[in-house]
């Protein structure tokens, strides 16, 4: 010590599924109960594949979290701006 590569951050994008009944509360948000529901924060399980001991593994599966008007959150994708780690040379 990088224009590449790992991690985060900023900005823009970004999906599903009940604004359900009940109870508190003047209402609304919140809460607590009760069923329906959804999958793309995590998390779990595993497949093709890697590895060839152990293991690792998706946007697939489950739905314990989490969600079901906005808002907030949000896998990933884009932008090429910022930190920071390893490394070729």
């Nucleotide at each position: 010590g990088a224009a590449g590569c790992c991690g985060a951050a900023a900005c823009a994008g970004g999906a599903g599924a009940g604004g359900c009944c009940g109870g508190u509360c003047a209402c609304c948000c919140a809460c607590c109960g009760g069923c329906g529901c959804c999958g793309a924060a995590g998390g779990a399980g595993c497949a093709a594949c890697c590895c060839c001991c152990c293991g690792g593994a998706a946007c697939c599966u489950c739905u314990c979290a989490g969600g079901c008007a906005a808002a907030a959150g949000g896998a990933c994708u884009g932008u090429g701006u910022u930190c920071g780690g390893a490394c070729a040379g």
Molecule: Glycine riboswitch aptamer
Organism: Nioella ostreopsis